Molecule: transfer RNA
Organism: Verrucomicrobiota bacterium
RNA sequence: GGUCCCGUGGUCCAAUGGAUAUGACGAUGGCCUCCGAAGCCGUAGAUACAGGUUCGAUUCCUGUCGGGACCA
Numbered sequence: 001g002g003u004c005c006c007g008u009g010g011u012c013c014a015a016u017g018g019a020u021a022u023g024a025c026g027a028u029g030g031c032c033u034c035c036g037a038a039g040c041c042g043u044a045g046a047u048a049c050a051g052g053u054u055c056g057a058u059u060c061c062u063g064u065c066g067g068g069a070c071c072a
Base pairs, nucleotide, nucleotide: 001071002070003069004068005067006066007065010025011024012023018055027043028042029041030040031039048064049063050062051061052060
């Protein structure tokens, strides 16, 4: 330098055009308990960035940034 893949809460992921962005772990509040643990019920927290297409974009297109694989 070229081709391809990926980027979603603190972490790991789901959602491939549609309704409120899913779940687990973690954090935190409450219940329970003599106190904890476990269990139960809540809360907060995310689509890398900028444009475009569309009635509608996490999804499709373009560019940028970052990471990875292969080739040279």